[in-house]
RNA sequence: AAAGUCGGCUGGGCAGCCGCUGUUUUAUCGCAAGAUAGAAUGGAGGAAAGUCCGGGCUCCACUGGGCAAGAUGCCAGGUAACGCCUGGGAGGCGCGAGCCUACGGAAAGUGCCACAGAAAAUAUACCGCCUUAACGCUUGUAAAGUCGUCAUGGUAAGGGUGAAAAGGUGCGGUAAGAGCGCACCGCGCAACUGGCAACAGGGGCGGCACGGUAAACCCCAUCCGGAGCAAGAUCAAAUAGAGGAACAGACGCGUGGCCCGCGCGGUUCCUGGGUAGAUUGCUUGAGCGUUAGGGCGACUUAACGCCUAGAUGAAUGGCUGCUCUCGACAGAACCCGGCUUACAGGCCGACUUUUUCU
Numbered sequence: 001a002a003a004g005u006c007g008g009c010u011g012g013g014c015a016g017c018c019g020c021u022g023u024u025u026u027a028u029c030g031c032a033a034g035a036u037a038g039a040a041u042g043g044a045g046g047a048a049a050g051u052c053c054g055g056g057c058u059c060c061a062c063u064g065g066g067c068a069a070g071a072u073g074c075c076a077g078g079u080a081a082c083g084c085c086u087g088g089g090a091g092g093c094g095c096g097a098g099c100c101u102a103c104g105g106a107a108a109g110u111g112c113c114a115c116a117g118a119a120a121a122u123a124u125a126c127c128g129c130c131u132u133a134a135c136g137c138u139u140g141u142a143a144a145g146u147c148g149u150c151a152u153g154g155u156a157a158g159g160g161u162g163a164a165a166a167g168g169u170g171c172g173g174u175a176a177g178a179g180c181g182c183a184c185c186g187c188g189c190a191a192c193u194g195g196c197a198a199c200a201g202g203g204g205c206g207g208c209a210c211g212g213u214a215a216a217c218c219c220c221a222u223c224c225g226g227a228g229c230a231a232g233a234u235c236a237a238a239u240a241g242a243g244g245a246a247c248a249g250a251c252g253c254g255u256g257g258c259c260c261g262c263g264c265g266g267u268u269c270c271u272g273g274g275u276a277g278a279u280u281g282c283u284u285g286a287g288c289g290u291u292a293g294g295g296c297g298a299c300u301u302a303a304c305g306c307c308u309a310g311a312u313g314a315a316u317g318g319c320u321g322c323u324c325u326c327g328a329c330a331g332a333a334c335c336c337g338g339c340u341u342a343c344a345g346g347c348c349g350a351c352u353u354u355u356u357c358u
Base pairs, nucleotide, nucleotide: 001354002353003352004351005350006349007348008347009346010345012323013322014321015320016319017318018317020043021042022041023040024039025038026037027036028035029034045329049340050339052338053337054336055335056334057228058227059226060225070223071222072221073220074088075087076086077085078084089103090101091100092099093098104219105218109217110216111213112212113211126159127158128155129154130153132151134149135148136147137145138144167185168184169183170182171181172180186208187206188205189204192201193200194199232280233279234278235277242271243270244269245268246267247266251265252264253263254262255261287306288305289304290303291302292301293300294299324327
């Protein structure tokens, strides 16, 4: 210098004027609640998004446990918790920095494996290779044959099919072959050594003990009650129905032949009820920063400091001037921890590979 890998930061700046909104405060009005005006001060994000996980909070349910359903799935740790994060193991990709992985069980059982192919899992044989027999060919005959045809048997080396073929390579062996024998690799078994563990290592034993698929059913282990701030709580005009008291005791209806009586119907007030409306939940929190300690790290402990939107028809905007590299994705609605997705441009740090110069 070029090409890359990983991590972090930023997301136009300054000034003036006019607005919107929260809080505090002053003045005026008002019995009060509050209203109006002025001043000071706060006012979107790294993702506020998707609403995909986990938790706080609230209400409902609940003696305890199980089934079902769902999620997760190498090991250890972190955390309030997690499907998140950190470190490690194994496998894969990259020359490398580094990146990716739903990564338990296929010897519990069931299912599936298109086409092709002999055979897709109780193994099997199309071509081929080999033995034997017959016939033919070569030769004067016979024997014999790197010969041909057909049949029988052996074989799984080689060819061919397929995404995948019943361990792989080599040597020996054999009629030809074959874990048939041996060496190495792979696989399995039980122990040993190292490691908390996942796992790794070397040696021993076993000729191999039945392919793949569990993001097919399933099995095993762990976790899990439901609904959500329009949750919920408080105040409270009105209305329906309810309870009580007082007044009226006149009238109507029912019962009855009639009277008394009984029942229903009246007015007012109170309790209660909880619709409209108002208030609350509503932002001090598993919070942020600095320093120090522990830890490889995620994270954690202590001290000190800080307060940083809170609306409810729902604010954060508009205009002007200067300036630069001319500005992306995008707008809070109960709150946190994550994940995922979107994003113009700029800055910083660590590292890798290649080339050149000193």

Annotation
Bacterial RNase P class A from Methylococcaceae bacterium UBA7658, 358 nucleotides, folded computationally. The sequence was found by an Rfam model in a public genome assembly. The prediction has a mean pLDDT of 75. The source organism's lineage runs through Bacteria, Pseudomonadati, Gammaproteobacteria, Methylococcales and Methylococcaceae.